This is a predicted structure of a 71-nucleotide RNA (transfer RNA) from Monognathus jesperseni.
Model confidence (mean pLDDT): 81 of 100.
Taxonomically the source falls in Monognathus (Eukaryota, Opisthokonta, Euteleostomi, Monognathidae).
Its Rfam family is "tRNA".
The sequence is in RNAcentral, with records from ENA.
[in-house]
RNA sequence: CUAAAGGUGGCAGAGUAGUACUGCAAAAGACUUAAGAUCUUUAUACAGGGGUUCAAGUCCCCUCCUUUAGA
Numbered sequence: 001c002u003a004a005a006g007g008u009g010g011c012a013g014a015g016u017a018g019u020a021c022u023g024c025a026a027a028a029g030a031c032u033u034a035a036g037a038u039c040u041u042u043a044u045a046c047a048g049g050g051g052u053u054c055a056a057g058u059c060c061c062c063u064c065c066u067u068u069a070g071a
Stems, first nucleotide, its partner, number of pairs: 001070007010024004018054001026042005047063005
């Protein structure tokens, strides 16, 4: 430089344009002598910008970052 894949809570991942979901983790409460386990609840995310659309995590364009392959 070229091509491909990807960027989503604290972490690992889902997500057919129509309420952003699951597991683990964190906090509070219940239970327990206490802790653990269990149950309930809570907080926290769509890389950035622009466009299309009634509506964008999703579609289009540009930029940034990561990985792989080639030169």